[in-house]
């Protein structure tokens, strides 16, 4: 320099237009002599940044930032 994938809760990850979710993990009560384990509640996000379409955008387009691979003879 080109090309592809990706970025969403503390961590792994799903969801691909219409109320942002799981599973760990956190915090609170119950259970128990206590601890683990169980069980019920809760809390925790400008969905990487900035524009565009649309009545509505994490979702679609377009710029960029970061990340992983992959090519680098040319394109």
């Nucleotide at each position: 320099g080109c090309c592809c994938a990706g970025a969403u809760a503390g961590u792994u990850c799903a969801g691909u237009g219409g109320c942002a979710g799981a599973a760990c993990g956190c915090u609170u009560u119950c259970u128990u002599g206590g601890u683990a384990a169980g069980a019920a509640a809760g809390a925790g996000g400008u969905c990487g940044a900035g524009g565009g379409u649309c009545c509505a955008a994490u979702u679609c387009c377009c710029u960029c930032u970061c990340u992983g691979g992959g090519c680098u003879c040319a394109a």
Transfer RNA from Candidatus Gottesmanbacteria bacterium RIFCSPLOWO2_01_FULL_49_10, 75 nucleotides, folded computationally. Its Rfam family is "tRNA". It is annotated as a transfer RNA. About the family: Transfer RNA (tRNA) molecules are approximately 80 nucleotides in length. The coordinates come from a structure-prediction model, not an experiment, and the mean pLDDT is 81.